Model confidence (mean pLDDT): 85 of 100.
The RNA shown here (small-subunit ribosomal RNA) has 1461 nucleotides and comes from uncultured Magnetococcus sp.

């Protein structure tokens, strides 16, 4: 210090997670040892049991237990406080200390700093005294109540227990006369104790200033309330409290309510500031089973005291009693959780006591827990045959791994033994036989844990197969998972590691330090203005803010730094800094305040112009629309895409005239003006606000913002009344549609007006708050002014207000903004903090309502969002091409038949291929074979390879049984190489054993090849330069041209590569060489056939070569590329055609062509055989034959090709058959033979328009050829039958010239078997205006919410499941407010009668004083009424969320009616 994740990238904005530390933890896995700390965070839940407060005999009276003593003694005891020492009891100090907890308390509770009207045992200091009397009560006795608790009565008695006098230095209180008020004494020689008082130290009470969570959806509280005056009360000040009197008090600087909460040094984080927390230690405060009280006492309104109420647990003789672990410890509960019912007062400290000493669960220790922090160990060296075992492999090997085993050391730890402290200056040690020291033995007892996709170190195999499961985020898993699970291996950390949960970091993501607000969330819809905020120039003064200096505090601990002690370290100790505050004090006086003067540059004011849809009210016009009337006139108007619906012969529409009567006001009119915004448009009066300009001799900071608050605020609504011509939600009809409750049309009512009065909101927008200073320009226009020079500013300079457009610098994430900033500064308000939920719900305030304003949670998602930038995409625009449209011709779609597909069957009908780009595709040939499929018989090392053993050559024949594969029997037959002659190799072949073989068994979404398309479209890209933060852009766009990214030409680019082209093949002309099986002109023979001789001139063959390149001439173009038109040429702008397929795309095809990686079968998913399937057939689609006929059919006759094939071949001639076809064998491995007659054509008859002399299906019979075999299921012949069909709906295909159309004619494949396929010739066209449109395709632009890229995205409603949540008749509980009723204890006031030791007393009695009684107050209960918060709730609203449900298309594109508020 950061990363990770929104996109296809990219920047930016925004949240979500991560990676540290931290901890009073828990769970989980494992655990060796020590030191030092910590240890119920939950129920302030409820306890058994022990123990935590006693002490003093030097206050007392005394002797219940112990002891020792004496005395007596019947030796059994008995007596004697006589001693030590003491139970109970009077009595004094303590029990308010310490120990626990954190329920309540938002508070003078705390913290920090102050004041003063107070108290204060024990202690320290000083002064003074300490005298004289009394009079009881318990302890004991005795009686007696009671189960206990506990008492009652009668009777003794002491005191440092009470009581009174007496004195009073000081003291208190006073009317200044005067009055008030003490004491204790003990033991013994010395002390200590008492009382009253002075000051003191420590403690304590009060008071006030700041400082101390959230909530405004809590905004008004408050009657002792605020303040006086008097009384009372208190240790003290005060409404504390009571009479009266006054109406105060507090409060947007947040009262009052409500929710949470002990607060603080400090702790953990952080760089800081800041943020959470407030265990342990320490300081305060508050509690002590709930809730009142008060007593006592120096202190309590008392944790281990009282006394009431309750509620609860206990004992109980049922009358009545008794008790409080938030003290240690412990024990049920409760939790995810948190010790031991130990030792000792030896230390420190506490209480009593003179003291010995007793108490002390404070405390010191030990015990338990890896909860934490820190320390050590679990071994060192050496050790390569890189063992063995594991994992992995490309099978070579690597890796575990010097690791281990071995061999050499060593012994911390922990063990076993000895010695053994310090804590204690005089005694005393719980810890402790500890700590620490020394011998001993022996590597011996001593590692786990979590992770390995990125973030974030560290990889591999199996196993699993959106299954099991992982996940902190993105995400993984659907047969090759580094992400599940196990495993080898590796990385970290280490007595400990993960995991959860919490805080803080990181988060500049609440922003003082440190953001933001045109578009990402976020400027109030706009003036005015209160509070507050902030404020020109100057002079004096103050000294509140500031500044500086000293003083006080700021507890210790704790952090920081320096040194010291434990062997280090954690720990601890000593000293220093520090504690960023507060308070007091001297000082200074620049800035800021405040006083008090001055100024004019802000702001106003005055004077004079001036522009204008700027407001309000009254009038006034002319056009238009519609409606009445009247005329002219007649079938039609109207209206739309195309039509109805409506008007119209009862006379519209049109057009003339006159009228009525509502709303808006064409031109002018402009990114023109006005206004705070909303918003303002005839014209004239009146009234009336505001802005500019110019001018001045006035006021003199009067100024800017503005939380509440007040007014203005389109439009639509909403009340009363009025108007109503057009328009025109609702509504109604017609259309259009699959529907159409919409777009379109016809109507049409609220309303739109006008006058009062609500509403108060819009995308109320510049998505950009006001105000003020400063920062280059350029251009426009709109208002005043000024100069110049002019007849004249109308132009030229220029100056202040405005309003625009374009830009420097700066800013911005970009787009942008740019003197009217979104620059660079200050001042104030307002609001922003993912996304949905939701601008919603429940409360409040407004409104008549509609509805607005404030404004949330729960829950849900990792996004959501701005700009840009590459595609793609549009029912966006431009520009251009293509048999794509049009112009043409000819077909398919109807029929019959062939043929491939679906689908259907079936034991099987093998697979595949599936829009275009599967369907006469794989398949250039299924009768068996082929074959992969079915059904049945058979084989298991196998039909096919490779090793090993054993035998035998190989081979080949006969017979039998089977459907056959097979199986048996019998038989003929021994080669080839080297030999040491024993054998031994090679190739076959039997048999065997395992390694292995074999699968057309899956995965084309695991691959390689090959292959289709897009597309023979003109396009994909690179370097390096430049430009943007970036994706990217530029080049490649732009202006011409081209079939062409083709080529000029320009230009922040230059240049290159794969594509175009071109170079290769074929053909179209020619040269030239060759000349046989071609050819035959000219020459001889001739059987008349190039037959022969002979030539090689032509055709032809097949080799080289020419020829075409806008070359040339005109025109046009940018003096270009190019076109265009013309010569000449066989051919003219690529002359035709072929081969040739950029970068990519469809997870296109094809694992059954071959290859291959996984998986899978192995007596079978493998091999073999027969037979049957792949040829099924209601029926739907493709391709393609044949054809409906007269441009034709039939029969005769007869001319003209190319371009292949042939040896298990092609097969002549003659002959036979009516054909198929047979016989037959010349000839030919082919420019020699042969297939092999081309056919359309051409002539010459027939037939005449009809289901026909068309048209062949079908069927029947009969052959004919191949082939072991034509039955399922071949071709072909002939006789005979003679079906549909008469040119084909929607639709839709091919083709631009030697082409369609049409005609045969060869081949591969093959025994056969061709309407298919691939070639070949031969006759031999039509038509192209053009690019509006449909398709497909390039290039620039555009918008986008696409990016799996329009077959995209993506809304609502319903239905269905599950979550939270409003509303809700009510319903329970909690809190709390008000007025009543009740009213215990208790203090305080009153009291007739009663009662009473202390003091007076005249003994009668009094002064007091009790108990009872009453009475204020008052806890706790109670009744009614409320407010508020929680639960539950039938039912219902809507909300989220859920891989494949229902309707429909609302939104993204001009989204098919622009969206949107």
């Nucleotide at each position: 210090a950061g990363a990770g994740u929104u996109u296809g990238a990219u920047c930016c904005u925004g949240g979500c997670u991560c990676a540290g530390a931290a901890c009073g933890a828990a769970c989980g896995c494992u655990g060796g040892c020590g030191g030092c700390a910590c240890g119920c965070c939950u129920a302030a839940c409820a306890c058994a049991u022990g123990c935590a407060a006693g002490u003093c005999g030097a206050a007392c009276g005394g002797u219940a237990a112990c002891a020792g003593g004496g005395a007596c003694u019947u030796c059994g005891g008995u007596c004697c406080g006589c001693u030590g020492a003491c139970g109970a009891g009077u009595g004094g100090c303590g029990a308010a200390c310490g120990g626990g907890u954190g329920a309540g308390u938002a508070a003078c509770a705390c913290g920090u700093g102050g004041a003063g009207a107070c108290c204060u045992g024990c202690c320290c200091u000083g002064g003074g005294g300490u005298a004289c009397g009394g009079g009881a009560c318990a302890a004991c006795a005795g009686u007696u109540a009671g189960a206990a608790a506990u008492g009652a009565c009668u009777g003794c008695u002491a005191a440092u227990a009470c009581c009174g006098u007496a004195u009073a230095c000081g003291u208190c209180c006073u009317a200044c006369g005067g009055g008030a008020g003490a004491a204790a004494g003990a033991u013994u020689u010395a002390u200590u104790g008492c009382c009253c008082u002075u000051g003191g130290a420590g403690g304590g009470g009060u008071c006030c200033g700041c400082g101390u969570c959230g909530g405004a959806u809590u905004a008004g509280c408050u009657a002792g309330u605020u303040g006086g005056u008097a009384g009372g009360g208190u240790a003290a000040c005060g409404g504390c409290c009571u009479a009266c009197c006054a109406a105060g008090g507090c409060g947007a600087c947040g009262a009052u309510c409500c929710g949470u909460a002990g607060c603080u040094g400090u702790u953990c984080u952080u760089a800081g500031a800041g943020g959470a927390a407030g265990a342990u230690c320490a300081g305060c405060c508050a509690c002590a089973c709930u809730g009142g009280g008060a007593c006592u006492g120096a202190g309590a309104c008392a944790c281990g005291g009282c006394c009431c109420a309750g509620a609860c647990u206990c004992c109980u003789a049922c009358g009545g009693g008794a008790g409080g672990c938030a003290g240690c410890a412990g024990u049920g509960g409760g939790g995810a959780a948190u010790a031991u019912u130990g030792c000792g007062c030896a230390a420190u400290g506490g209480g009593g006591g003179c003291a010995a000493c007793c108490c002390u669960g404070a405390c010191g220790c030990a015990g338990c827990g890896a909860u934490g922090c820190c320390g050590c160990g679990u071994g060192a060296g050496u050790g390569a045959a890189g063992a063995a075992g594991g994992c992995c492999u490309u099978c070579g090997g690597g890796u575990u791994g010097u690791a281990a085993a071995g061999c050499u050391c060593u012994u911390u730890c922990a063990g076993u033994a000895g010695g053994g402290a310090a804590g204690a200056u005089u005694g005393u040690g719980a810890c402790g036989g500890u700590a620490c020291c020394u011998a001993c033995a022996a590597a011996a007892g001593a590692a786990a844990c979590u992770c390995c996709g990125g973030c974030u170190a560290a990889c591999u195999c199996c196993g699993u197969g959106c299954c099991a499961g992982c996940a902190g985020c993105c995400g993984c898993g659907g047969u090759a998972a580094u992400a599940c699970g196990g495993a080898g291996g590796g990385a970290g950390u280490a007595a400990g590691c993960g995991u959860u949960g919490u805080u803080c970091g990181g988060a500049a993501u609440u922003a003082c330090u440190g953001g933001g607000c045109a578009u990402a969330a976020a400027g109030g819809g706009c003036a005015u203005g209160u509070a507050g905020g902030c404020g020109g120039u100057u002079u004096u003064g103050u000294a509140a803010g500031u500044c500086a200096g000293a003083a006080g505090u700021g507890a210790a601990a704790u952090c920081c730094c320096c040194g010291g002690g434990c062997u280090c370290a954690a720990c601890c100790c000593g000293g220093g800094a520090a504690c960023u505050g507060c308070u007091u004090u001297u000082g200074a006086a620049a800035c800021u305040a405040c006083a008090a003067g001055a100024c004019u540059a802000g702001a106003g004011a005055c004077c004079g112009g001036c522009a204008g849809a700027g407001g309000a009210u009254a009038g006034u016009g002319g056009a238009a629309u519609a409606c009445c009337c009247c005329g002219u006139g007649u079938a039609g108007a109207g209206g739309u895409g195309a039509a109805a619906u409506u008007c119209g012969u009862a006379g519209a529409u049109a057009u003339g005239g006159g009228g009525u009567g509502g709303a808006a006001c064409a031109c002018c009119a402009g990114a023109g003006g006005c206004g705070a915004a909303g918003g303002c448009g005839a014209c004239u009066a009146u009234c009336u606000g505001g802005a500019c300009c110019g001018g001045u001799a006035c006021u003199g900071a009067c100024g800017c913002u503005g939380a509440g608050a007040u007014g203005c605020g389109a439009a639509a609504g909403c009340g009363u009344g009025g108007g109503g011509a057009g328009c025109a939600a609702a509504c109604a009809g017609g259309a259009u549609u699959a529907g159409a409750u919409a777009c379109c049309c016809u109507g049409g009512u609220a309303g739109u007006c006008c006058a009062c009065g609500c509403c108060g909101u819009a995308a109320a927008c510049g998505a950009u708050g006001a105000a003020u200073g400063c920062u280059g320009g350029u251009u426009a226009u709109u208002g005043c002014g000024g100069g110049u020079a002019u007849u004249g500013a109308c132009c030229c300079c220029u100056g202040c207000a405005g309003u625009a457009a374009c830009g420097a610098a700066g800013c911005c994430a970009a787009c942008g903004c740019g003197u009217u900033a979104a620059g660079c500064a200050u001042u104030c308000c307002g609001c922003c903090u993912g996304g949905g939920g939701a601008g919603u719900a429940c409360g409040g305030c407004c409104g008549c309502a509609a509805g607005g304003u404030u404004a949330a949670a729960a829950c849900u998602c990792a996004a959501a969002g701005g700009a840009a930038u590459u595609g793609a995409c549009g029912g966006g625009g431009g520009c251009c091409c293509g048999c794509a449209c049009a112009a043409g011709c000819g077909g398919u779609g109807g029929a019959g038949c062939a043929u491939g597909u679906g689908g259907u069957u079936u034991a099987a009908u093998u697979c595949g291929a599936u829009g275009c780009a599967a369907c006469g595709c794989g398949a250039a040939a299924a009768a068996c074979c082929u074959u992969a499929c079915c059904u049945g018989c058979c084989c298991u090392u196998g039909a096919c390879a490779u090793c090993c053993c054993a035998c035998g050559a190989a081979c080949g024949a006969u017979a039998u049984a089977g459907a056959g594969a097979u199986a048996u029997a019998u038989u003929g037959g021994u080669g080839c190489c080297c030999u040491u002659c024993g054998g031994g190799g090679a190739a076959c072949g039997u048999g065997g054993a395992g390694a292995c073989a074999g699968g057309u068994g899956c995965u084309g979404c695991a691959u390689g090849g090959c292959u289709g398309u897009c597309g023979u479209c003109a396009g994909c890209u690179c370097g390096u330069g430049u430009c943007g933060u970036g994706a990217g852009a530029u080049g490649u766009u732009g202006g011409g041209u081209u079939a062409a990214g083709u080529c000029c030409c320009g230009c922040a680019a230059c240049g290159a590569g794969c594509g175009c082209a071109a170079c290769c093949c074929c053909u179209a002309u020619c040269u030239u060489c060759a000349g046989u099986u071609g050819c035959c002109a000219u020459c001889a023979g001739u059987u008349a056939g190039g037959c022969u001789g002979g030539g090689c001139a032509c055709u032809c063959u097949g080799g080289a070569g020419a020829g075409a390149c806008u070359g040339c001439c005109g025109g046009u173009g940018u003096c270009a590329a190019g076109c265009c038109g013309g010569a000449g040429g066989a051919a003219g702008g690529u002359g035709g055609g072929g081969a040739c397929g950029a970068c990519g795309u469809c997870a296109a095809g094809u694992c059954a062509u071959c290859a291959u990686g996984g998986c899978c079968c192995u007596u079978a998913u493998g091999g073999g055989c027969a037979g049957g399937g792949c040829u099924a057939c209601a029926c739907a689609c493709g391709u393609g034959c044949u054809a409906c006929a007269a441009u034709g059919g039939c029969g005769g006759a007869u001319a003209c090709a190319g371009a292949g094939g042939g040896c298990a071949g092609c097969g002549a001639a003659c002959g036979g058959g009516c054909a198929a076809c047979c016989c037959g064998g010349a000839g030919c491995g082919a420019a020699u033979c042969u297939c092999a007659c081309a056919a359309a054509g051409u002539c010459c008859g027939c037939c005449u328009c009809a289901g026909u002399u068309c048209g062949g299906a079908u069927u029947g019979c009969a052959g004919u050829c191949u082939g072991c075999a034509a039955c399922u299921c071949g071709a072909c012949u002939g006789c005979a039958u003679g079906a549909a069909g008469u040119u084909g709906g929607a639709a839709u295909c091919g083709c631009u010239a030697g082409u369609a159309a049409u005609c045969g004619c060869g081949g591969a494949u093959c025994a056969g078997c061709a309407u298919g396929c691939c070639g070949c010739g031969g006759u031999g066209a039509a038509u192209a205006c053009g690019u509006u449109c449909c398709c497909g395709g390039g290039c620039c632009u555009u918008g986008u919410a696409c990016a799996c890229a329009c077959c995209g995205c993506c809304c609502g409603u319903c239905a269905c499941a599950c979550c939270a949540u409003g509303g809700g008749a009510g319903u329970u509980g909690g809190u709390u407010u008000g007025a009543c009723c009740c009213g215990a204890a208790a203090c305080c006031g009153g009291u007739g009668g009663c009662u009473c030791a202390a003091c007076c007393u005249u003994c009668g009695g009094g002064a007091g004083a009790g108990a009872g009684c009453c009475g204020u107050u008052c806890a706790c209960g109670g009744u009614c009424a409320g407010a508020u918060c929680a639960g539950c709730g039938a039912c219902u609203g809507g909300g989220g969320u859920g891989a494949a449900g229902u309707c429909g298309u609302a939104a993204c594109a001009a989204g098919g009616u622009a969206a949107c508020c």
NCBI's taxonomy places the organism under Bacteria, Pseudomonadota, Magnetococcales, Magnetococcaceae, Magnetococcus.